[in-house]
Model confidence (mean pLDDT): 76 of 100.
The RNA shown here (Bacterial large signal recognition particle RNA) has 268 nucleotides and comes from an Actinomycetota bacterium.
It matches the Rfam family "Bacterial large signal recognition particle RNA". The family's RNA type in Rfam is non-coding RNA gene.
The source organism's lineage runs through Bacteria, Bacillati and Actinomycetota.
RNA sequence: UCGUGCUAGGCGGGGGGCUCGGGGUCCCCUGAAUCGGAAACCCUCGACAUGCCGGGCCGAUUACCCGUCCGCGGCCCUUGAGGGACCGGGCAGCCCCCGGUGUGCAGCGUUGAUGGUUGGGUCCUGCGCGACCCGGAGCCGUGAACCCGGUCAGGCCCGGAAGGGAGCAGCCGUAAGCGGUGUACCGAGUGUGCCGCAGGGAUGCCCGGCCGGAGCCGGCUGCCGGGGAUAGCGUCGGUCGUUCGAGGGUCCAGGACGGGGUGCACGG
Numbered sequence: 001u002c003g004u005g006c007u008a009g010g011c012g013g014g015g016g017g018c019u020c021g022g023g024g025u026c027c028c029c030u031g032a033a034u035c036g037g038a039a040a041c042c043c044u045c046g047a048c049a050u051g052c053c054g055g056g057c058c059g060a061u062u063a064c065c066c067g068u069c070c071g072c073g074g075c076c077c078u079u080g081a082g083g084g085a086c087c088g089g090g091c092a093g094c095c096c097c098c099g100g101u102g103u104g105c106a107g108c109g110u111u112g113a114u115g116g117u118u119g120g121g122u123c124c125u126g127c128g129c130g131a132c133c134c135g136g137a138g139c140c141g142u143g144a145a146c147c148c149g150g151u152c153a154g155g156c157c158c159g160g161a162a163g164g165g166a167g168c169a170g171c172c173g174u175a176a177g178c179g180g181u182g183u184a185c186c187g188a189g190u191g192u193g194c195c196g197c198a199g200g201g202a203u204g205c206c207c208g209g210c211c212g213g214a215g216c217c218g219g220c221u222g223c224c225g226g227g228g229a230u231a232g233c234g235u236c237g238g239u240c241g242u243u244c245g246a247g248g249g250u251c252c253a254g255g256a257c258g259g260g261g262u263g264c265a266c267g268g
Stems, first nucleotide, its partner, number of pairs: 001268006009058003012030005020046005034055004064261001065259006073251010084240006091234001093233002095228007104220002107216002115211008123200006129193002131190002134187003138181005148173004156165003
């Protein structure tokens, strides 16, 4: 140095998650890399942990190791902005109420405002009148088997007679009572009156006269002040997700370059 047969080793790696921790099943990145099987209340291990079970292939080769640079991607911390959810503060706003002012608008006003004065009404008291209602007087009707009246047929009683007497029914009338009427008469009452007279009060409202001669009002809006509410909007503070960005840290697939190492046996 070559050949044959072996052995170590290899046939992907990384991040996240899980775990006391390593690896795997799971998710993601890288990108091309043997087949089958089980694995989340999971599988297999213990810092000698960097998977387990059963096959197959390569095999000491630039398929392994080290360094530098580039670098996909993930994770952690800090921070900014946008948007979201929730909690809290009544907070100079929006909102509600009250007071003031009167910028502007509207309305009223020289067909006369505010104001002054005066008369009347509205209000109260008394009286009157009326209305309504109740009662009464009055009037009309009715109204008594007998115990009301008159007249009393018949009949009855007294009497010698003349005559006298009581008296039912009927008729006429009447008392209490009952019914009607009750406008005009009397009395009482009132949820009574576009009524009259007298007096009072209030000055609030309404109507009018006179004086006088330009404002009045506060509906909308503006401004000022005070109070209220927290449901909602806004605002302020806080917490937690989410999206985008910045800075720092960390683990890094993959790539480029450089360097180093690579076993045993037999035979030529």